RNA sequence: UCACGCCGCACGGGGUGGUCCGCGAUAAUGUACGCGUGGAUCUGAGAUUACACCCGACGAACCUGAUCCGGGUAAUUCCGGCGUAGGGAUUCGGCGCGACAAUCGA
Numbered sequence: 001u002c003a004c005g006c007c008g009c010a011c012g013g014g015g016u017g018g019u020c021c022g023c024g025a026u027a028a029u030g031u032a033c034g035c036g037u038g039g040a041u042c043u044g045a046g047a048u049u050a051c052a053c054c055c056g057a058c059g060a061a062c063c064u065g066a067u068c069c070g071g072g073u074a075a076u077u078c079c080g081g082c083g084u085a086g087g088g089a090u091u092c093g094g095c096g097c098g099a100c101a102a103u104c105g106a
Stems, first nucleotide, its partner, number of pairs: 001099002004096005010091001011056004017042008062087003068081004
């Protein structure tokens, strides 16, 4: 100096949905839908809660295509396809280990 590994309450990128129930406000002849709020439940690492979780190029973290296609579900961004597609954060410090180089000494 470089590669690799680990760590960081360093830096950066990212997502936060479905269903049901209660309550409230508004509206209405009366409901429902929608809205706010609390709870239960499904998948998931994570479901607006973050000093959390995931990801940082050997990049499916995540976004677009997408009001897409197939399957499944009570329902969904649930699963698969699409996907060798198009994008996407290329940072810093510490420790360990290895390689190479330079210098010094014998």
Record summary:
Predicted 3D model of a 106-nucleotide RNA (TPP riboswitch aptamer (THI element)) from a Calditrichota bacterium. The prediction has a mean pLDDT of 75. Taxonomically the source falls in Calditrichota (Bacteria, Pseudomonadati). The model forms 86% of the base pairs in the Rfam consensus.